[in-house]
Predicted 3D model of a 96-nucleotide RNA (SAM riboswitch aptamer (S box leader)) from a soil metagenome.
RNA sequence: CUUAUCCAGAGUGGCCGAGGGGACAGGCCCGAAGACGCCACAGCAACCUGGUGCAAUUGCCAAGGUGCUAAUUCCUGCCUAGUGGGGAGAGAUAAG
Numbered sequence: 001c002u003u004a005u006c007c008a009g010a011g012u013g014g015c016c017g018a019g020g021g022g023a024c025a026g027g028c029c030c031g032a033a034g035a036c037g038c039c040a041c042a043g044c045a046a047c048c049u050g051g052u053g054c055a056a057u058u059g060c061c062a063a064g065g066u067g068c069u070a071a072u073u074c075c076u077g078c079c080u081a082g083u084g085g086g087g088a089g090a091g092a093u094a095a096g
Stems, first nucleotide, its partner, number of pairs: 001096006011041005019030003024077004042069003047065002049062004073090001078087003
């Protein structure tokens, strides 16, 4: 850079010790009853992968490589639309 997906799903223990939810702004929320982060184990999912079936790019099984396990990507920000809508942009993940 290209393509696909992003309203589903899945947490305990140990260590640490003050902020954290990517940055900015506005909200909202999590946090000394220990958040965030790190480690271990467990789990979710099924993009790649392996197996299997098929006319088929679809189905089923597994879980090796990734990913993920508060809140829609926490919400809004730009465009459009009379309203919890749609689109864009940004971001994340996978494959190339």

Notes:
The RNAcentral record of the sequence draws on MGnify.